[in-house]
RNA sequence: CCUGAAACAAGGCAAACCAUUCGUGAGGAUGGGACGCAAAACCAACGGACCUUCACGAACAGACGUUCGUAGGGUGGCCGGGUUGCCAGG
Numbered sequence: 001c002c003u004g005a006a007a008c009a010a011g012g013c014a015a016a017c018c019a020u021u022c023g024u025g026a027g028g029a030u031g032g033g034a035c036g037c038a039a040a041a042c043c044a045a046c047g048g049a050c051c052u053u054c055a056c057g058a059a060c061a062g063a064c065g066u067u068c069g070u071a072g073g074g075u076g077g078c079c080g081g082g083u084u085g086c087c088a089g090g
Stems, first nucleotide, its partner, number of pairs: 001090004012037002017032006035077001041083003046080003049075005055070006
C1' cells in the first nucleotide's frame, strides 16, 4: 500500500424502549438498556437521499389547513465519497 470480515487477541460502540434534560420540531445530551456494528470512529463547510421549521414566498383554500419552492436545521446507525484505525492474509 492492497484485499477481507470466517476465526483469534486486546477490546470498542450501542438500536428500540425507559428516566431526566435541551429544542417549535426533526432531533440532541446524560444515565439505564442491547437490536445490531470491522469503521455503528470523525467530516452534514464534499455529493445525493430522507426528516423538520417558532421563518419567508407562491398556488389552492378563504376557519383550521394542504401542496410546492427558498432559507435555516437534523440524521455519519440512509447511500456514495474523504480522513484515521484493531485483527487476518498478501